[in-house]
């Protein structure tokens, strides 16, 4: 890396449409486990600079029925 299995989180209101769910638009709110970004100890150095992890932090992106290329875990190749 590929295959199989396990695997979260976060919504309400209004309008339209519909038998209902779903869907669309708008308002505000929210989630973090794709991705992205930030830095601590530490290392280098005269200083500055630079390097420097994440499941932490930010929420740019993404998401808030289900689903899912979702992090991560197990097994196989």
């Nucleotide at each position: 890396g590929c295959g199989c299995g396990g695997g979260a989180g976060a919504g309400c209101c209004a309008c339209g449409a519909c038998g209902a769910c779903c869907c669309g638009u708008g308002g505000c709110g929210c989630c973090g486990a794709a991705g992205g970004a930030g830095c601590a100890a530490u290392u280098c150095c005269u200083c500055c600079c630079a390097a420097g992890a994440a499941a932490c932090u930010c929420u740019c992106a993404g998401g808030c029925c289900c689903a899912g290329u979702u992090a991560c875990c197990g097994c196989g190749c």

Background
Glycine riboswitch aptamer from a soil metagenome, 77 nucleotides, folded computationally. Its mean pLDDT, the model's own confidence on a scale to 100, is 85. The RNAcentral record of the sequence draws on MGnify.